[in-house]
Context: one part of a larger RNA
RNA sequence: UGACGGGGGCCCGCACAAGCGGUGGAGCAUGUGGUUUAAUUCGAAGCAACGCGAAGAACCUUACCAGCCCUUGACAUGGAAGGUAUGGGGUAUAGAGAUAUACUCCUUCAGUUCGGCUGGCCUUCACACAGGUGUUGCAUGGCUGUCGUCAGCUCGUGUCGUGAGAUGUUGGGUUAAGUCCCGCAACGAGCGCAACCCUCACUUCUAGUUACCAGCGCGUAAUGGCGGGAACUUUAGAGGAACUGCCGGUGACAAGCCGGAGGAAGGCGGGGAUGACGUCAAGUCAUCAUGGCCCUUAUGGGCUGGGCUACACACGUGCUACAAUGGCGAUGACAGUGGGAAGCAAUACCGCGAGGUGGAGCUAAUCCUCAAAAAUCGUCUCAGUUCGGAUUGCACUCUGCAACUCGAGUGCAUGAAGUUGGAAUCGCUAGUAAUCGCGCAUCAGCAUGGCGCGGUGAAUACGUUCUCGGGCCUUGUACA
Numbered sequence: 001u002g003a004c005g006g007g008g009g010c011c012c013g014c015a016c017a018a019g020c021g022g023u024g025g026a027g028c029a030u031g032u033g034g035u036u037u038a039a040u041u042c043g044a045a046g047c048a049a050c051g052c053g054a055a056g057a058a059c060c061u062u063a064c065c066a067g068c069c070c071u072u073g074a075c076a077u078g079g080a081a082g083g084u085a086u087g088g089g090g091u092a093u094a095g096a097g098a099u100a101u102a103c104u105c106c107u108u109c110a111g112u113u114c115g116g117c118u119g120g121c122c123u124u125c126a127c128a129c130a131g132g133u134g135u136u137g138c139a140u141g142g143c144u145g146u147c148g149u150c151a152g153c154u155c156g157u158g159u160c161g162u163g164a165g166a167u168g169u170u171g172g173g174u175u176a177a178g179u180c181c182c183g184c185a186a187c188g189a190g191c192g193c194a195a196c197c198c199u200c201a202c203u204u205c206u207a208g209u210u211a212c213c214a215g216c217g218c219g220u221a222a223u224g225g226c227g228g229g230a231a232c233u234u235u236a237g238a239g240g241a242a243c244u245g246c247c248g249g250u251g252a253c254a255a256g257c258c259g260g261a262g263g264a265a266g267g268c269g270g271g272g273a274u275g276a277c278g279u280c281a282a283g284u285c286a287u288c289a290u291g292g293c294c295c296u297u298a299u300g301g302g303c304u305g306g307g308c309u310a311c312a313c314a315c316g317u318g319c320u321a322c323a324a325u326g327g328c329g330a331u332g333a334c335a336g337u338g339g340g341a342a343g344c345a346a347u348a349c350c351g352c353g354a355g356g357u358g359g360a361g362c363u364a365a366u367c368c369u370c371a372a373a374a375a376u377c378g379u380c381u382c383a384g385u386u387c388g389g390a391u392u393g394c395a396c397u398c399u400g401c402a403a404c405u406c407g408a409g410u411g412c413a414u415g416a417a418g419u420u421g422g423a424a425u426c427g428c429u430a431g432u433a434a435u436c437g438c439g440c441a442u443c444a445g446c447a448u449g450g451c452g453c454g455g456u457g458a459a460u461a462c463g464u465u466c467u468c469g470g471g472c473c474u475u476g477u478a479c480a
Stems, first nucleotide, its partner, number of pairs: 001480002003477003007474007015464002019428005026320008034311002042053002064306007073129001077128002079125006087106008109119003131295002134293003140289002142284003145280001147278001152191006158167003171182003197272004202240007212229002216227003243266001246260005322421001326380006338369003343362002348357003387418001392413007434456007
C1' cells in the first nucleotide's frame, strides 16, 4: 500500500421488512446429471452451466456409430499430356446408395497471327500440397459473461517522507453520481458520472395519399361509396417546451432540500442505447482467425441406415391444473407491433373438424393476415364433478422423396395423477405485478422456448435492527 475481520462509523440496492403472485407436491414439455448403448457427437459447471451455443436433430443439418466406397482427393495454386467449350435434362442395367457402364435430347465462350495458338473449361499422370468440428482457451487475436450503470480509476507539476509511498481523491454539507458547494499544500488534467443520440408524453408549422370526414352536395337497404374539403384523427419532417426558471420556507449569504403556483409534463418526466481502470490463467481453438503438437489409403472425403428422441432414477427452467372471482352453451363488442410474390389470400362452395376446391385483390397507410380476457343471458351447486386433461384405441388432415425408429394437427371414444403443495426458495415498486390474447424470427413441416405487441389492471413500502451484495472513512492483523 492492499486484502481480510463472527471490528467500528456513515450510506445505498426488491437486500430485508410491508404486500401480490409463484417454484418446491401432481401430469406433461424442455435442458442437465447419472445409467444404458454400436453410437446415445461436442462444448457450458456456484452466483455468472442446466428452454445455455441450438432463431427450430425425420433425410439434410451432423461433428457420433455400423456397413459400403474414394485416395492429388468435395475445395486452392503450380507442372506435363490429351481433349474442345461447356452446362443441364432424360432413359436403361447393376447397386442400399455413393458409384460404374451404355444410350439419348437440348444448349455450346472470348481473343485470334486461324496454329488448339492464348485464356477458360474438362479428363488423365506424378509430385509439391490440399484436408482435419483432431489437441492445447494454461501459447494467442477477436468476441463475450461477471462484479456493475457500482462511482469509482488514474496522471502532470508542486509539497511531505531516507524509502515503499502519501497528498490531490481526506474533512463539513449535499447528490442518483469523485454531483455540486465550502474548507484545506496543493493547483490543474484525463478515463468514467451527467449531457449530447433514439423513443414515449404536450404543442406549432409544413405536407395531404393509400390515412381522415366537421361543414356543403350526390347516392345507397347499408358503408368516406362519390364530388369535394385541409378542420379533426393520423402519418413524418422541421421547430417549441422543463431550466429549481418563479414564489414561500429552510440552510452557512453556498450547494442543495421541503412546500406551492403555473403547466401536457417538475425537480434525472418514463423507457432504451451507452459498461471507466481492472477482477475471475472466467467462457469460447466447434462462428472466425491463429502459434505449437498430432493424422496423411486416414483423425481426410462420399454414401445408405441408425444415433443425438434411450430410461430404475436425481436436479434446474417452464406449461397445464387442482375449480364457482369457475366450467360449459348462446349472444356478439373493443387493439397494437408486425408479416406477405416459390408469398398473404378475401367472397363462394364441400367437410362435424383439422382441412379441401377454387381464386377476387395485393410488388401493399390501398389487398390479405387480425384478438382473447371483459360484457349480457342461461345452466351446473361443491362432487374427483359438466373440475382436470395425462394416457391409450380407432378413423382422418397437412408438410415433405420419405412421418417405423422420430413431426404437427383434427374427430369420436378413453378419462390417470391432482382437492393449493415439507424444509427451503424466486420475481416484482406502476401502466409495474398479476392476468388475456396477438405478431415475428428460425422454418417445407414442427414453439409450453426466444424476441416483441397491445387489452384488463392491483396491493404494499413503518422503517434500516437483522440476511445478502456494494461504496466511503477508520481500526486490528503472525496474510501478500